[in-house]
RNA sequence: AUGCAGGAUGUCUAGGGUUCCGCCUCAUUGCAGGGUCUGGUCCAAGAGAUAUCACCGCUCGGCGAAAGACCGUGCGGUACACGGCGGGGCAAAAUCCCGGGAGGC
Numbered sequence: 001a002u003g004c005a006g007g008a009u010g011u012c013u014a015g016g017g018u019u020c021c022g023c024c025u026c027a028u029u030g031c032a033g034g035g036u037c038u039g040g041u042c043c044a045a046g047a048g049a050u051a052u053c054a055c056c057g058c059u060c061g062g063c064g065a066a067a068g069a070c071c072g073u074g075c076g077g078u079a080c081a082c083g084g085c086g087g088g089g090c091a092a093a094a095u096c097c098c099g100g101g102a103g104g105c
Stems, first nucleotide, its partner, number of pairs: 007053006015043002020040002022037001023034003026030001055077004060072003080100001082103001086098003
């Protein structure tokens, strides 16, 4: 420097804002204003939790003349991970997406 890989989804949480609900405000009672309103709906983590599946290895069983392939059972593995600015979409924002990016060690 290059290549392959570091898996997927559901549920939930840290977190997030303000469409809707609720709450609050008003000289105006309105298709009004307020998220510098605890909350409910809502969004939500590569580096958070959990479950299932997938993948890899080994054992055993089925099929087969046998090897293999395929199907199934049981056990094990799935490590590590500092990270902007800026932009994007939804109502809006975010540890969401760009992004295991740029950069750093």